Overview: A computed fold for a 72-nucleotide RNA from Candidatus Curtissbacteria bacterium RIFCSPHIGHO2_12_FULL_38_9b, annotated as transfer RNA.
Formats: sequence, C1' cells, structure tokens
RNA sequence: GGGCAAUUAGCUCAGCGGCAGAGCGCUUGCAUCACACGCAAGAAGCCGCAGGUUCGAAUCCUGCAUUGCCCA
Repeated sequence: GGGCAAUUAGCUCAGCGGCAGAGCGCUUGCAUCACACGCAAGAAGCCGCAGGUUCGAAUCCUGCAUUGCCCA
C1' cells in the first nucleotide's frame, strides 16, 4: 500500500427499512440473625463519527476512525 471482517447497555452478543432487546453484571425491595441462592421491580444506549438515499435508517450507499485477520 491492497483486500476482508467487526464497531449496539459496564461485559458478551442478538436485531438483514417502521416500538432498541437478551444473558451476565449493577441498584432497590422481599426473604435470612447475616451472607449467598431465590423472587419482584428498576436504572443504564444521541446503535464508532460525518454525509447521502428514503415518508421513515442500528439496518441500504459513500467517506473517515479504531480493532483484528490475510496479501504485498
């Protein structure tokens, strides 16, 4: 330098145009002498950034950034 893939909650990941979700973790309550387990409820995302397409974009297109892999 070229190619491919990934980027969504604190972590690991779903979500192939119309309400942003799960598991674990976190907080509160119940329960316990207390802790853990269990039960109930809750918080936490401008979906990497900037443009474009569209009535409508996490999703499609372009560029950039970061990370990983391959080639040179």

The coordinates come from a structure-prediction model, not an experiment, and the mean pLDDT is 82. Lineage of the source: Bacteria > Bacteria candidate phyla > Candidatus Curtissiibacteriota. Rfam family: tRNA. The same sequence occurs in records of 2 taxa. RNAcentral holds the sequence, with entries from ENA.